[in-house]
Context: one part of a larger RNA
């Protein structure tokens, strides 16, 4: 000098944009943060113009593996960039071939029973795109062949939407390898599923991944093992660069979800707002037994030098479900708080010498504050007032249907026609206008040298200052105050940590 997720002191007018628990991965009251589908199904309730419209719990489907948070763990194929083969992939796209015939249940409901509750048990009835069997079966699977195995679901407004098998694509995962990736040798030896083989099991898949047997290997001063520290990267800060430091915000990957362990379901999890077990903690209890997990958004206590509202809306962008209308969305978009930062604007402009008064200094002549003020003439940005201010955006794209083009495509996109219904949280927005008045708006640090800026008084090695050198013991430009000056400016200084 630059820079900051900063804090503290003094001071503080406005706006735009950005960022805002770095500490206790400490504990959490309350509300909200993941639902949706009646175009899969039976039932039930309400309204009714008897046509129908709407609500509810349940079965079933899809989604709760995304989005959002945090950085505890991890020195590792975790990450980075580069290769690879033995794999899976819901929804989406394209192709091929099917969608036949049957069956048995069960929730809801009803009856009964237990319990304080959470909830549970028994009898009976019923539906399906829920479940099961048979048939058929391709270019699918097994097999050298012969042969064997293996599926489906309907709904409907009659346009279609689905379902099954299989192939290919797209997308997204899993796995392997070479290289790179902090400090310590006051850590020198480490290893028994350990290293390899054969066989088997297991997995979507290769593999000691697991197991039986066999061999005795494997790693290490090119630093194994152990200990400490740490999420990694694109980047960010600094620097002429080389480098050093760093990994807040934004983006990619990883890991975690009270602590430890486990699997279930599923295309995908060993699953933040799912399940089971154990533990600690908190709560309810009729003492028999139960309930919970903010490292989601707000918010509370605690810790700390320190970090915000228990706000609005789904209008836009995006996501889930749905044919759609639409519903949900603390993602997101907005608003609120604090000068936390960056940027912009203002606190007036011109004129004005009697060089006023006052202050300070003085060699007592004067000098300085100082055109500064007053006075005179103007202007009105911003703030403020006016919502009976007359006005007012952009962010909004037209839903739906038909057709042409493009295309692998009925996707996306472009164009044309019919259609002309509706939609803004922000928002009393921005912007614009009117009125009035210089009116409402300047501080902070420093002045011995480094380093721009000097005098007087007080103090007297005291009180104090200080980044370094050093000042102070009676004339202190270095302490404290006054006047004056210098530098920055809605900020200025100090402190911490970085180059």
């Nucleotide at each position: 000098g630059a820079a900051c997720g900063a804090a503290c002191g003094c001071c503080g007018g406005c706006g735009g944009c950005a960022g805002g628990c770095c500490u206790a991965a400490c504990a959490c009251a309350u509300g909200c943060a993941a639902g949706u589908c009646g175009a899969a199904c039976g039932c039930u309730c309400u309204c009714u113009u008897u046509g129908g419209a709407g609500g509810g719990a349940g079965u079933g489907g899809c989604a709760g593996a995304c989005g959002g948070g945090u950085g505890a763990g991890u020195a590792a194929c975790g990450c980075g960039g580069g290769g690879g083969a033995a794999c899976c992939u819901a929804c989406c796209u394209a192709g091929u071939g099917g969608u036949a015939c049957g069956g048995a249940a069960u929730a809801a409901c009803u009856c009964g029973a237990g319990g304080a509750a959470a909830c549970u048990c028994g009898g009976g009835c019923u539906a399906a795109u829920a479940c099961c069997g048979u048939a058929u079966g391709u270019g699918c699977c097994c097999g050298a062949u012969a042969g064997g195995g293996g599926a489906a679901a309907g709904a409907u407004u009659u346009a279609u939407c689905g379902c099954c098998a299989u192939u290919a694509g797209a997308u997204g995962a899993g796995c392997c390898c070479g290289c790179g990736u902090c400090g310590g040798a006051u850590u020198a030896g480490c290893u028994u599923g350990u290293u390899g083989g054969u066989g088997a099991g297991g997995u979507a898949a290769c593999g000691g991944c697991u197991c039986a047997c066999c061999a005795a290997g494997g790693c290490g001063a090119c630093g194994a093992u152990c200990c400490g520290u740490a999420g990694c990267u694109g980047g960010u800060c600094u620097g002429a660069g080389a480098g050093g430091a760093u990994g807040a915000c934004c983006a990619g990957c990883c890991a975690c979800a009270c602590u430890g362990g486990g699997a279930c379901u599923g295309a995908g999890a060993c699953a933040c707002g799912g399940c089971c077990c154990a533990g600690a903690c908190u709560c309810c209890u009729a003492c028999g037994g139960g309930a919970g997990g903010c490292a989601g958004c707000a918010g509370u206590g605690g810790g700390g030098a320190a970090u915000a509202u228990u706000g609005g809306a789904c209008a836009a962008u995006g996501g889930g479900c749905g044919c759609a209308a639409g519903c949900c969305u603390g993602a997101u978009c907005c608003a609120g708080c604090a000068a936390u930062g960056c940027c912009g604007c203002g606190u007036g402009u011109g004129u004005g010498a009697a060089g006023a008064a006052g202050g300070c200094c003085u060699u007592c002549g004067g000098g300085u504050u100082g055109u500064a003020a007053a006075g005179c003439a103007c202007u009105u940005u911003c703030a403020c007032u006016c919502g009976c201010g007359a006005a007012g955006a952009u962010g909004a794209u037209g839903a739906a249907g038909a057709g042409u083009g493009u295309u692998a495509a009925u996707a996306c996109c472009c164009c044309u026609c019919u259609g002309u219904a509706a939609u803004g949280a922000c928002g009393u927005u921005a912007c614009c206008g009117a009125c009035a008045c210089a009116a409402g708006a300047a501080g902070c640090a420093c002045c011995g040298g480094c380093u721009a800026a000097c005098u007087c008084c007080g103090u007297g090695c005291c009180a104090g200052c200080a980044g370094c050198c050093g000042c102070g013991g009676u004339a202190a430009u270095a302490c404290g105050g006054g006047g004056g000056g210098u530098g920055c400016a809605a900020g200025c200084g100090u402190u911490a940590a970085u180059c």
Molecule: small-subunit ribosomal RNA, 5' domain
Organism: uncultured prokaryote